[in-house]
Context: one part of a larger RNA
């Protein structure tokens, strides 16, 4: 000099962008952060309306006939978004390559959706628990579940064969079970997207760590995986690594990136993006396309809490918030308007993802704290050599302006979409396309623009011996104290304190601490 996720002391007007627990991956009160579908199903606890009945005329049963719906079966989704960075020096990551694979939803393409069964919640009854929840018997319903049939393709195969599926729900229509659109549902190819795997060179320091290794290294048969492979087993050989630093120890996520630099380097990995690991501690599986699963599940361990002592309940490294650490990092806030995702045919619904706003000078940028004129060089400070000098156009005065805060009124943009009618398609609804009306905004008292009054509401902070830009006088007397380095200070101290003057920067200036 650059630069910072800083902090600390003094100040502190306004905007706009940005950022805001780098410590204790220490414990955590509260509230929320993942649901949704009745157009799969049986149904009605609640609440609406329609009917119906009784009377006390506004109050009470009845009825699932409807909108709609608490539990509940079923689907889908809870693998995604969000958060940390412990671990992890390779099973990461980053570059380039690869074959032995899998893929829900989504796109193309082919064939199909046909006839049965049997069950389990919920309900009901009836038991055990303090509770957490739980058990018996019985009824029942599905796009839940099993089996027959069927098989263009697919799977095994010894080529002779063998094996293997499905679910229906709306709306319209009708000659009432047909037709038919649209949403699924099976089988298969192909894509596309994710993800798994496997090779090669790149990724930090230590030799005061030199030898390390028995599934350890290779093969042969298996066993397992979606799938190659000691992955894992049985059996055979005795390999296999390493001074090009094995193996051990320490530290660390890593990248694109960031800082700084003329580059080469060197440092560093906040925010924003890929990628990895982790979800109180360690283990394990279940479901599923996808997990060994952050708000699922079991088992053990510490801690918290309830307990009728027999026993159950929890995990903010989600968002906001507490306590506790610390130099030191914010609101228990608002909305689904946008933008993304979940489910849903759709209206919708959830969404602490996000968009806003709130707190903070924590950066970075922009704007103001007035402009012009004004010499009696005013008063007053402060030096004086006692003539003056200087503070200084500085102030007053006087003519102007009104940014920005402030009143008061207007007002875009972000809005694309839903909905409803009609018109065209349609056999017919629907869908699509057009026209019309209607509706949607948290920010938000939005940006912006006009109007109104008044200089009115707004300057600090360092430092002045040299390095290094700016000096006098007091006081003080190796005291008090100052210091980045030399070094000042013992009675005239431009170096300590304090006034005056002066220099720098500027809503910020100084000092700390880190980097280059």
């Nucleotide at each position: 000099g650059a630069u910072u996720g800083a902090a600390c002391g003094c100040u502190g007007g306004c905007g706009g962008c940005a950022g805001g627990c780098c410590u204790a991956a220490c414990a955590c009160a509260u509230g929320c952060a993942a649901g949704u579908c009745g157009a799969g199903c049986g149904g009605u606890a609640g609440c609406a309306c329609a009917g119906g009945a009784g009377c006390u005329u506004g109050c009470u049963c009845c009825c699932g006939c409807u909108g709609a719906c608490g539990a509940g079966c079923g689907g889908c989704g809870g693998a995604c978004g969000g958060g940390u960075g412990a671990g992890u020096a390779a099973a990461g990551u980053c570059u380039a390559g690869g074959a032995a694979u899998c893929u829900g939803c989504c796109c193309a393409g082919u064939a199909g959706u046909g006839g049965g069964g049997g069950a389990c919640a919920a309900c009901g009854c009836g038991g055990g628990g303090a509770a957490a929840c739980u058990c018996g018997c019985g009824c029942u319903a599905a796009u839940a579940c099993c089996g027959c049939a069927u098989a263009c393709g697919c799977c095994c195969u010894a080529c002779g064969g063998g094996g293997g599926a499905a679910a229906g729900g709306u709306g319209c229509u009708u000659u009432a079970u047909u037709g038919u659109a649209c949403c699924g549902c099976u089988a298969u190819u192909g894509g596309a997207u994710g993800a798994g795997c496997c090779u090669a060179g790149a990724u930090c320091a230590g030799a005061u760590u030199a030898g390390c290794u028995a599934g350890u290294u290779g093969g042969u048969g298996g066993g397992g995986u979606a799938a190659a492979g000691g992955c894992c087993c049985a059996c055979c050989a005795a390999g296999g690594c390493g001074a090009c630093g094995a193996u051990c120890u320490g530290u660390a996520g890593c990248u694109g990136g960031u800082c700084u630099g003329a580059g080469a380097g060197g440092a560093u990995g906040a925010u924003c993006a890929g990628c990895c690991a982790c979800a109180c501690u360690g283990g394990g599986a279940c479901u599923g396309a996808g997990a060994c699963a952050c708000g699922g599940c079991c088992c053990a361990g510490a801690c918290u809490c309830c307990u009728a002592c027999g026993g159950g309940a929890g995990g903010c490294a989600g968002c906001a918030g507490u306590g506790g650490g610390g130099a030191a990092u914010a609101u228990u806030g608002g909305a689904c308007a946008a933008u993304g995702g979940g489910g849903g045919a759709a209206a919708c619904c959830c969404u602490g993802a996000u968009c806003c706003a709130g707190c903070c000078a924590u950066g970075c940028c922009g704007c103001g704290u007035g402009u012009g004129u004004g010499a009696a060089g005013a008063a007053g400070g402060u030096c004086u050599u006692c003539g003056g000098a200087u503070u200084g156009u500085a102030a007053a005065g006087c003519a102007c302006u009104u940014u920005a805060a402030g009143u008061u009124g207007g007002g875009a943009g972000g809005a694309a979409g839903g909905g409803g009618u009609g018109a065209a398609g349609u056999a017919a609804c629907g869908a699509c396309u057009c026209a019309c009306c209607u509706u949607u905004g948290a920010c938000g008292u939005u940006a912006c623009c006009a109007a109104c009054a008044g200089a009115a509401u707004a300057a600090g902070c360092a430092c002045c011996g040299g390095c290094u830009a700016a000096c006098u006088u007091c006081g003080u007397g190796c005291c008090a104290g100052c210091a980045g380095c030399c070094g000042c200070g013992g009675u005239a101290a431009u170096a300590c304190g304090a006034a005056g003057g002066g220099u720098g920067c500027a809503a910020g200036c100084g000092u700390u601490a880190a980097u280059c």

About this RNA:
Predicted 3D model of a 516-nucleotide part of an RNA (small-subunit ribosomal RNA, 5' domain) from Heliconius melpomene rosina. It matches the Rfam family "Bacterial small subunit ribosomal RNA". Lineage of the source: Eukaryota > Panarthropoda > Arthropoda > Altocrustacea > Heliconius melpomene. The prediction has a mean pLDDT of 88.